[in-house]
RNA sequence: GGUUCCGUAGCGCAGUGGAAGCGCACCCGGUUGUCAGCCGGACGGUCGCGGGUUCGAAUCCCGUCGGGACCG
Repeated sequence: GGUUCCGUAGCGCAGUGGAAGCGCACCCGGUUGUCAGCCGGACGGUCGCGGGUUCGAAUCCCGUCGGGACCG
C1' cells in the first nucleotide's frame, strides 16, 4: 500500500430503514443479625467523526479516524 471485518451505555453484546435494547457493573429499596446471594426499581447512549440518499438512517452510499485479520 491492497482486501476484509469491527467501532452502539462504565464493560460485554443485540438491533440491517419507522428511530435503540439485553446482561454485568455502579446507585436506591426489599429480604438477612452482617456480608454475599436473590428479588424489585432507578440512572446511564451526539450509535467513532463529517457529508449524502430518503418523508424517515445505528441500519443504505461516499469520505475520514481508530482497532483486528489476511496479502504484498
Molecule: transfer RNA
Organism: Deinococcus arboris